[in-house]
Context: one part of a larger RNA
Molecule: small-subunit ribosomal RNA, central domain
Organism: Cryptomeria japonica
C1' cells in the first nucleotide's frame, strides 16, 4: 500500500469560518470527453496456459492456438457522468408576522456575609483538634451595640429530566447596544447546497510583561503537632496567585472518552419554546404539527458493556486519525513564544 477500524481495545483535531479540492435536488434539450459495443493495426522471439507430436518415458525439445490487459485509428450507441442551453421547486437563502432565553459587550445602582478601623457596655479567656500545641488576650481579646471602610461573590428563585451558546463558558438589578435561533405565512431567488488540506477566528485553568488592586482564600516559606523519620495529611501564620485594565501563552480526563451532512426505520412517558384545533367565563387538561432536551423499551448492531428516531441500527458523501508494547510526546531538524513551554515528530536496541 490492501483489506479492516476509530463509545470503553490504537484511533473523532478544543470549537468555529473558510479558498482550492472531493461530493451534489428534480425536468427536457445539444454534445460525445469519460462509459458501452464493433472492426483494424500493434504490444520480437523465449517463458506461463493448452490442443497435438519428437527423444524407450520424465525432465527437455518441436508445431499450432488461445485467455486477460495496455495504447492507438476508425464506425455506431445515448441510459448513467461531465458539457451546452432552457425551466421547476421539495435543499438552502431571503422577506414579513410572532416568540423564549445565565447568548456578548458597556457603563451604573442594591442587598446579606467576610475582614478591618473608631466609639460603647463588659471583665477572662478566645481560638484550634482525635488529643494538643505553635497564634491571640488585662497596652483588655473573644462576646455585644453603632457608626465607618474595602476588596470578592452574587443565598433563596433553580429544574432530578430547565433555557441559552460553535466551543470555551454564562446566573444580583435595571438601563444601552448587539449576534445567533425557533415557530407560523408561503410572497420572493432559483440548485445559491454539503463536506473541507492551506489560511483566519475564538479558545478554562495555570503561567508570562506592565500599570492597579488586595477582603476572604491560598502554591512557596515559617512555626506548632504527628511520626522511626514526615520536605505530607491536621493546626496556626502568609508571599506570589486568586481580582480590574491592556497584551502575550493556546494548552486539558478542552469527554457525549461517540468529526459534519443528508435519508429512511416500533413504541411509550416526561419536560421546555412556538403554531392549530378543542373546551372555558378565563386558564388547566384533551388531540395533533415542529423544533429542542430526558428516561424506557422493538428490531437491529455489538466481544461484553450497552447504543436504540439526540443510533453505536440502514445507507450516500466528505473531512481527520490507527496498524504491538516500551523506548517517547523523547532526540534531532524546522516553525512559534519574552520565557514557560507549544506544535510538527523518529530511531538504535529492548520484550
Nucleotide at each position: 500500500u490492501u483489506g479492516g477500524g476509530c463509545g470503553u481495545a490504537a484511533a473523532g483535531u478544543g470549537u468555529c469560518u473558510g479558498u482550492a479540492g472531493g461530493u451534489g435536488g428534480c425536468u427536457u434539450u445539444u454534445c460525445a470527453a469519460g462509459u458501452c459495443c464493433g472492426u483494424c493495426a500493434u504490444c520480437a522471439a523465449a517463458u506461463c496456459c493448452u490442443a497435438g507430436g519428437g527423444c524407450u518415458c520424465a525432465a527437455c525439445c518441436c508445431u499450432g492456438g488461445a485467455c486477460a490487459g495496455g495504447c492507438g485509428a476508425u464506425g455506431g450507441a445515448a441510459a448513467c457522468u461531465a458539457c451546452c442551453a432552457a425551466g421547476c421547486u421539495a435543499g438552502a437563502g431571503u422577506a414579513u408576522g410572532g416568540u423564549a432565553g445565565a447568548g456578548g459587550c458597556a457603563g451604573a445602582g442594591u442587598g446579606a456575609a467576610u475582614u478591618u478601623c473608631c466609639g460603647g457596655u463588659g471583665g477572662a479567656g478566645c481560638g484550634g483538634u482525635g488529643a494538643a500545641a505553635u497564634g491571640c488576650a488585662u497596652u483588655g481579646a473573644g462576646a455585644u451595640c453603632g457608626a465607618g471602610a474595602a476588596g470578592a461573590a452574587c443565598a433563596c428563585c433553580a429544574a432530578c429530566a430547565g433555557g441559552u451558546g460553535a466551543a470555551a463558558g454564562a446566573a444580583u438589578u435595571a438601563u444601552g447596544u448587539u449576534g445567533g435561533g425557533c415557530c407560523a405565512u408561503c410572497a420572493c431567488u432559483g440548485a445559491c447546497a454539503c463536506u473541507c488540506g492551506a489560511a483566519g477566528a475564538c479558545g478554562a485553568a495555570a503561567g508570562c510583561u506592565a500599570g492597579g488592586g488586595g477582603a476572604g482564600u491560598g502554591a512557596a516559606u515559617g512555626g506548632g503537632a504527628u511520626u522511626a523519620g514526615a520536605u505530607a495529611c491536621c493546626c496556626u501564620a502568609g508571599u506570589a496567585g486568586u481580582c480590574c485594565u491592556a497584551g502575550c501563552c493556546a494548552u486539558a480526563a478542552a469527554u457525549g472518552a461517540u468529526g459534519g451532512a443528508u435519508a429512511c426505520u416500533a413504541a411509550a412517558u416526561g419536560u421546555u419554546g412556538u403554531g392549530c384545533a378543542u373546551a372555558u367565563c378565563g386558564a388547566c387538561c384533551c388531540a395533533u404539527a415542529u423544533a429542542g432536551u430526558g428516561u424506557u423499551g422493538c428490531a437491529g448492531c455489538u466481544a461484553a458493556c450497552g447504543c436504540a428516531u439526540u443510533a453505536a441500527g440502514u445507507a450516500u458523501c466528505u473531512c481527520g486519525c490507527u496498524u504491538g508494547g516500551g523506548a517517547a510526546g523523547u532526540a534531532c531538524g524546522u516553525u512559534u513564544a519574552c520565557a514557560a513551554g507549544a506544535a510538527u515528530g523518529a530511531a538504535a536496541c529492548u520484550c